A computed fold for an 82-nucleotide RNA from uncultured Allosphingosinicella sp., annotated as Glycine riboswitch aptamer. It matches the Rfam family "Glycine riboswitch aptamer". Gene Ontology term of the family: glycine biosynthetic process. The coordinates come from a structure-prediction model, not an experiment, and the mean pLDDT is 85. The sequence is in RNAcentral, with records from MGnify. The model forms 90% of the base pairs in the Rfam consensus. NCBI's taxonomy places the organism under Bacteria, Pseudomonadati, Pseudomonadota, Alphaproteobacteria, Allosphingosinicella.
């Protein structure tokens, strides 16, 4: 590195646009803008720790660029096989 499995946290926010559905009213979906928030993809910082040790290797710590805030999906890290 592959399969398989478990596997959190935060609006299903809200406005205009599209699109679906409908007779309408409304409802679902996406996108961009505001405002709130989350940390475990990736990215950056400190630097605890670590090591072949004066030189490197660096987090679950800390930021939120990025991602992400119904369900899916993804998922740091863990078990198991190869």
């Nucleotide at each position: 590195g592959c399969g398989c499995g478990g596997g959190a946290g935060a609006g299903u926010g809200u406005a205009a646009c599209g699109g679906g559905u409908g007779c309408a009213a409304g409802c679902c979906c996406g996108u961009u803008g505001c405002c709130g928030c989350c940390g475990a993809a990736g990215g950056a910082g400190c630097a605890a720790c670590c090591g072949c040790c004066c030189c490197g290797g660096a987090a679950u710590c800390u930021c939120u660029c990025a991602g992400g805030c119904a369900c899916a999906a993804g998922g740091a890290c863990c078990g198991c096989g190869c």